Predicted 3D model of RNase P RNA and transfer RNA as a complex of 463 nucleotides.

RNA sequence: ACAGUGGGCCGGGUGGUCGCCUUCUGCCUAUGAGCAGGGGGAGGAAGGUCCGGGCUCCUCCGGGCAGCGUGCUGGGUAACGCCCAGGCGGGGCGACCCGCGGAAAGUGGCACAGAAACCAUACCGUCGCUAGCUUCAAAAGCUAGCGGUAAGGGUGAAAAGGUGGGGUAAGAGCCCACCGGCGGCAGGGUGACCUGCCGGCCGGCCAAACCCCACGUGGAGCAAGGCCAAAUAGGAGGGCCAGCCCUUUAAAAAGGGGCUAGGGGAUGCCCGGCCCCAUGCCCUCGGGUAGGCCGCUUGAGCCUCUCCGAAAGGGGAGGCCCAGACUGAUGACCACCGGCCGCCAUACGGGGCGGUUACAGAACCCGGCCUAUAGGCCCACUGUCCCU
RNA sequence: UGGGGUGUGGCCAAGCGGUAAGGCGCCUGACUCUGGAUCAGGAGAUCGAAGGUUCGAAUCCUUCCGCCCCAGCCA
Numbered sequence: 001a002c003a004g005u006g007g008g009c010c011g012g013g014u015g016g017u018c019g020c021c022u023u024c025u026g027c028c029u030a031u032g033a034g035c036a037g038g039g040g041g042a043g044g045a046a047g048g049u050c051c052g053g054g055c056u057c058c059u060c061c062g063g064g065c066a067g068c069g070u071g072c073u074g075g076g077u078a079a080c081g082c083c084c085a086g087g088c089g090g091g092g093c094g095a096c097c098c099g100c101g102g103a104a105a106g107u108g109g110c111a112c113a114g115a116a117a118c119c120a121u122a123c124c125g126u127c128g129c130u131a132g133c134u135u136c137a138a139a140a141g142c143u144a145g146c147g148g149u150a151a152g153g154g155u156g157a158a159a160a161g162g163u164g165g166g167g168u169a170a171g172a173g174c175c176c177a178c179c180g181g182c183g184g185c186a187g188g189g190u191g192a193c194c195u196g197c198c199g200g201c202c203g204g205c206c207a208a209a210c211c212c213c214a215c216g217u218g219g220a221g222c223a224a225g226g227c228c229a230a231a232u233a234g235g236a237g238g239g240c241c242a243g244c245c246c247u248u249u250a251a252a253a254a255g256g257g258g259c260u261a262g263g264g265g266a267u268g269c270c271c272g273g274c275c276c277c278a279u280g281c282c283c284u285c286g287g288g289u290a291g292g293c294c295g296c297u298u299g300a301g302c303c304u305c306u307c308c309g310a311a312a313g314g315g316g317a318g319g320c321c322c323a324g325a326c327u328g329a330u331g332a333c334c335a336c337c338g339g340c341c342g343c344c345a346u347a348c349g350g351g352g353c354g355g356u357u358a359c360a361g362a363a364c365c366c367g368g369c370c371u372a373u374a375g376g377c378c379c380a381c382u383g384u385c386c387c388u
Numbered sequence: 389u390g391g392g393g394u395g396u397g398g399c400c401a402a403g404c405g406g407u408a409a410g411g412c413g414c415c416u417g418a419c420u421c422u423g424g425a426u427c428a429g430g431a432g433a434u435c436g437a438a439g440g441u442u443c444g445a446a447u448c449c450u451u452c453c454g455c456c457c458c459a460g461c462c463a
Stems, first nucleotide, its partner, number of pairs: 001384010012337007020041008028032001043359001047370002050368005055221004060273006067217005072086005087100005101212002106210002108206003123153002125149009161179006180202002182199007225294004235285006242260006262277004301320008338357007389459007398412003406443001414430005436452005
């Protein structure tokens, strides 16, 4: 210099004119969507709604089954399908990237082709034996039958561990060496796993098929949910109340204790606990809303310093307050300065003209993931070539 | 704003691991003087898009895109 890998960050600035939402202070011809002045006013994704949590309601708590979700190991976290570190496998010359429980528990699938698709099998070939033909006879050859054989051919996405040697009638882990897998033992590691030795044990692929194992998991969502108010009554809220027995009493009521039963609940099922309820009586008065208010923005918050940790992250100290609308604000126009691209000229210092400046936009709030994004900056590293 | 469903020729659609049925419509021919009806034949599908799992994907998984529906409200 060129090509590339990983990570972090920015994503316009200043001024003017006219406006919008919110908040504070002051004023009144005083409660008006008033006037004046001051403060604050979108994002790295606010997006998709794919996960996880906070919060709220359904009256809840525990156990089992089912369903659903996740899936190498260890750690982080409020939690996660996220993040960090490690392990193994695959790809790349490399920096680096991608994937991940179990197929040797069981069930099922593997179209077409092929003899055969998963535990049995022989189409061609090959080898042996028998019979026949051929021959004077034998050998060789041909045909048929029986048997051996997965080394060779052919089919397929996938075919009996692979390569080499020995061995054999021909072959074959039948035997041997190396490699791969599986199992056992020993050592190391918290663990995934690694290393060594031994054993011929060699038994396809699919779990983003059912399933097995481990862990987690109730449902709904701020239009959750709560408060206030005129008119209309169809109601709403609260309290007590089942039956039987015992105690007490002269008897009863009230009170206390025990036993038994119905319906319902967390919106799949079952069980246990717990709670509620009917019908009646008593008391209180309004229930809902496209009306108003709350929820609503101080929060797993931001910045600086520091300690612990390999990292993700965690602890401490100090400082700061940073949008809260509800027909839904955060805008429009102009000027100048920037960034980038193209053209022109150049005295190489710089200049002129034109174009362009993205994706997108809060709506209860957070942590992630994913997707979109003009243009640009920084850090670390890799490969090739050149110069000193 | 929240929740749910759906996407297969021009239209309606079946198929949910084994290489895309069927109907309407369209084209050509026959019949007819001509048209319709009828009969025979034919064309037309990257299964919304991309990536992945698998030997193989419309179907299973992930991400994105389009369309539709429901929810404020008692009786």

Model confidence (mean pLDDT): 76 of 100. Rfam match: Bacterial RNase P class A. It is annotated as a ribozyme.